[in-house]
Molecule: Archaeal signal recognition particle RNA
Organism: Candidatus Aenigmatarchaeota archaeon
Formats: sequence, C1' cells, structure tokens
RNA sequence: UGGAGGUCUAGGCCGGGCUGGUGCGCGUAGCCUGUAACCCGAAAUCGUGCCAUGCGGGGGCCGAAGUCCGAGAGAGGCAUAAAAUGCCGGCGGGACUCCAUGGCCAAGCGUAGAAGCCCGGUCCCGCAGGAUUUUUAUUAUAACGAACUAAGUCAGGCAGGGAACUGAGCAGCUUUAAGUUAUAAUAAAAAUGCUUGUGGGGUCGCUGGGUGGAGCAAAGUCAUGGAAUAAUCCCGUUGGUGUGAUAUGUCGAUCGAGGACGCGACCUCCA
Repeated sequence: UGGAGGUCUAGGCCGGGCUGGUGCGCGUAGCCUGUAACCCGAAAUCGUGCCAUGCGGGGGCCGAAGUCCGAGAGAGGCAUAAAAUGCCGGCGGGACUCCAUGGCCAAGCGUAGAAGCCCGGUCCCGCAGGAUUUUUAUUAUAACGAACUAAGUCAGGCAGGGAACUGAGCAGCUUUAAGUUAUAAUAAAAAUGCUUGUGGGGUCGCUGGGUGGAGCAAAGUCAUGGAAUAAUCCCGUUGGUGUGAUAUGUCGAUCGAGGACGCGACCUCCA
C1' cells in the first nucleotide's frame, strides 16, 4: 500500500409530482405515478415558515455507504386554440292541419230524366181514440167439491105395536155450502214488435211524389294557389352551457447515457 473478516462513527434511506388554495414555499383536500420499505398528534375564518421542499413526537433499515447534477425517453396533468357533438332557448323554412281549383282512381250512373230545389213516409215527443196483452175486483155459466159434524129420499136391517102402521136412520142416489179450476161479460190499472186522427220536432241512411232539364261522382292520392301555424318532427342559422378528436405551449412521477462530490476510525489475519 492492497485484500478479507469484525466492531464503530459521520452520514444516507423509509417516496415524488400535478391541481386546488396562498403574496410565495410546504402540509392538511383531490388526482397521477413509484418503492423491499414506517408509525402517532393537530391543522381551511387552518397549521407552519419567509427562499422556504412542513410543525410536534416516536421507530426501523443500510452504513463508509452513498448524495447530487444530468443529454434523452416519458405515464399523467395544466393553459390556449379547435374539428365534431349533447342539452336548453331565439329566428327562418318545410312537413303535419284546413279551404278552393284541376288531374288520377273511373270501369260507373244519367233524356226510361243528372245536379239543385220543394213536399212526404220511415224515427222521436205531446194530446184524443181503437186494438192486443197482463193484473185485480165483481157477476154469470160449467166441471169438481162433505166418513160423521149439510139437506132431501132413504133398499136391507133396527126400535115400538096383536096387526094396520109409526119412528129413528147407515150405504146408495139427488141437491148443495165453503172452496178450486175454466170460460165469458163488466169495471179499474199497467204495458205495447199493432193502429187512426191531430200538433210539434228530427232526418249524413233507405224510400215515394213534384219541380227542374244535362250533367253527376264519396274517400284517397298528386299538382297549383291560399289560410292557419298551438303542439310534434325535419332542415338551416344563431345565442347560452357542457363533452371534446387533434394541435401548440408548459409542468412532469418514473427510467436514464454521462458527469461532479464523498468514500473515515479501531482490532485481527494474509500478501
């Protein structure tokens, strides 16, 4: 002097940036981007500082290790311009809507009478009737209708009597009460697939008649002209507000050629 090992010290590292905010730096907020890699406390009428890369505390790692500058590359931001575009509003035009005329549809109808005009029927309402139906009541007729408790007549049998005869009386037969059913008449009420008269109303359909005397023809569609234009849709233009390809400028985590500075002390061993 160099090398290896060990123990130390100085020192280094444990992130950086942008935006916001501020007179300005840093922090607290938001965002971007890194590392193998810290924690606690307070802080937007804020905390801290004045060229600053936080304040007040605690901890870990490395250790003579490293720190700084840095061409260039570069995530991502910021500013300006800006193609394009979303939303809201104004204006203009068009569509949509309505009217008129014409074309098409169209083949049709029409002098055996078109359009137009007039009067009716069909429809609705009121009034006065009819008819029909239904319900209720009354009356009449017919049928049915009572073990006994209705009437008449009562075979047989029963009772009385010497007998003639008399009496009660079941069944049957006849009649009938209450009641039921049917039919008819009358009255009242209600209704109507009906109808007469009259008055009124209505009539985009159907139909009758009159007048008229040559045209008629719905809707739809197209064209032209006009009207309207509230909403909706389309186009153009313009104002406001957002997004924003891209361009320019700028900041820039991170990577980084290269460079600058620094590389100490003690012990042991080897050359």